[in-house]
């Protein structure tokens, strides 16, 4: 000097719960609060997987019409702190 990427250090993020707001919901935002996280940074139609179903379609029930705390399917709606992709701080041994 190069490689190396742990320890250590500087710090960072912020689960559940509670409060408020938005939303049909999943969930999100802010506050509080820390379960944890070396990527708990970014990326969601153009990888996988999961959640919800306002709405649409088809059943079921009822029935003159109307209707239903009903069943199923469907996301360019939602989740990255599920896997994944991309990027990245410090640096003994």
């Nucleotide at each position: 000097a190069a490689u190396g990427a742990u320890a250590a250090g500087u710090g960072g993020c912020a689960a559940a719960g509670c409060c408020a707001u938005u939303g049909a919901a999943a969930a999100a935002u802010g506050g509080u609060g820390a379960c944890g996280c070396a990527a708990a940074g970014c990326u969601a139609u153009a990888g996988g997987g999961g959640c919800u179903a306002a709405u649409u379609u088809g059943g079921g029930c009822u029935a003159u019409u109307c209707g239903c705390u009903u069943c199923a399917a469907a996301a360019c709606g939602c989740c990255a702190g599920c896997c994944a992709g991309c990027u990245g701080c410090c640096g003994a041994a």
A computed fold for a 93-nucleotide RNA from Paenibacillus sp. PvR098, annotated as c-di-GMP-I riboswitch aptamer. The RNAcentral record of the sequence draws on Rfam. It matches the Rfam family "c-di-GMP-I riboswitch aptamer". Gene Ontology term of the family: cyclic-di-GMP binding. Its mean pLDDT, the model's own confidence on a scale to 100, is 83.